Annotation: The RNA shown here (transfer RNA) has 73 nucleotides and comes from an Actinomycetota bacterium. The source organism's lineage runs through Bacteria, Bacillati and Actinomycetota. The sequence was found in a public genome assembly. It matches the Rfam family "tRNA".
RNA sequence: GGGUUGUUAGCUCAGUUGGUAGAGCAGGUGACUCUUAAUCACCGGGUCGGGGGUUCGAGUCCCUCACAACCCA
Repeated sequence: GGGUUGUUAGCUCAGUUGGUAGAGCAGGUGACUCUUAAUCACCGGGUCGGGGGUUCGAGUCCCUCACAACCCA
């Protein structure tokens, strides 16, 4: 330098054919009881990496930039 894959909640990751963004863990609150803890219920938490484009509508498609991993030279 070229190519491929990836970037979504604090962390680890889903997200179908473009049609209301989700789970587990962590956090908060409450209940419960043999428990410094466990279990159960509920709650909060998102510029979907940045910018632009297409579209009635984009996490999803296209362009570009940044970052990470891998492959080639």